[in-house]
Molecule: TPP riboswitch aptamer (THI element)
Organism: Streptococcus sp.
RNA sequence: AUAAGCCACUAGGGGUGCUGAUUGCUGAGAUUAACGAAAGUUAAAUCCCUUAGACUUGAACUAGGUAAUGCUAGCGUAAGAAAUGUGGGAAUCUUAAUAA
Repeated sequence: AUAAGCCACUAGGGGUGCUGAUUGCUGAGAUUAACGAAAGUUAAAUCCCUUAGACUUGAACUAGGUAAUGCUAGCGUAAGAAAUGUGGGAAUCUUAAUAA
């Protein structure tokens, strides 16, 4: 210095717990409907995330705590995991990247 951050659109990925009174807890989000004996599966809405990575696996895990929980921390510099998209903005600051 360029590019990125923010907003919108399009495409894609993901989650939906515990509970004592039907209230309460954490969180960005834990809603509704259908099927099922149940576990659960599917769809929609909402929310989050798209490598600066949500979420999954380990896990019916370990320690602590709670009425209870996938609540907190460890595990974790772990393994896997979906756009270097299009358009508009910002130019103080920041940096996963590129060049000098």